The prediction has a mean pLDDT of 81. The RNA shown here (transfer RNA) has 72 nucleotides and comes from a Bacteroidia bacterium.
RNA sequence: GGUCUCGUAGUAUAAUGGAUAGUAUAUGAGCCUCCGAAGCUUAUGGUCCGGGUUCGAGUCCCGGCGAGACCA
Numbered sequence: 001g002g003u004c005u006c007g008u009a010g011u012a013u014a015a016u017g018g019a020u021a022g023u024a025u026a027u028g029a030g031c032c033u034c035c036g037a038a039g040c041u042u043a044u045g046g047u048c049c050g051g052g053u054u055c056g057a058g059u060c061c062c063g064g065c066g067a068g069a070c071c072a
Stems, first nucleotide, its partner, number of pairs: 001071007010025004018055001027043005048064005
């Protein structure tokens, strides 16, 4: 330099183009307990960036940025 894959809460991941982007874990609060742990309840927090297509984009298209694999 070229080809391909990927980028979603702090972390790990799900989401056929369609209802408020779901789950686990972590964190905060509460319940429970003599105190903790465990358990239960609850809250906070996310689609890498910029365009395009569409009534509607996390998803499709283009460019950029970043990560990985392969080729040179």
Rfam family: tRNA. The RNAcentral record of the sequence draws on ENA and MGnify. The source organism's lineage runs through Bacteria, Pseudomonadati, Bacteroidota and Bacteroidia.